[in-house]
Molecule: transfer RNA
Organism: Planctomycetota bacterium
RNA sequence: GCGGGAGUGGCGGAACUGGCAGACGCGCGGGACUUAGGAUCCCGUGGGGCAACCCUUGAGGGUUCAAAUCCCUUCUCCCGCACCA
Numbered sequence: 001g002c003g004g005g006a007g008u009g010g011c012g013g014a015a016c017u018g019g020c021a022g023a024c025g026c027g028c029g030g031g032a033c034u035u036a037g038g039a040u041c042c043c044g045u046g047g048g049g050c051a052a053c054c055c056u057u058g059a060g061g062g063u064u065c066a067a068a069u070c071c072c073u074u075c076u077c078c079c080g081c082a083c084c085a
Base pairs, nucleotide, nucleotide: 001081002080003079004078005077006076007075010026011025012024019065027045028044029043030042031041032040046055047054048053058074059073060072061071062070
């Protein structure tokens, strides 16, 4: 350099043929239980905001009523090939 793959909350990971992003688990917060702790059970848990609401799939742009998903540019990582020594 060429080809292919990956990047999503605090972490691991889902998401069909474009149609409520983050299912599920871990972790975390609150509660029940306990003398206390662990375990277990219940509720909550992406970010901002009192709320209404707004924002969010590596970054930027585009298409579309609608994008993690399609298109373009770009960054990082992995695999293969090529090149050089």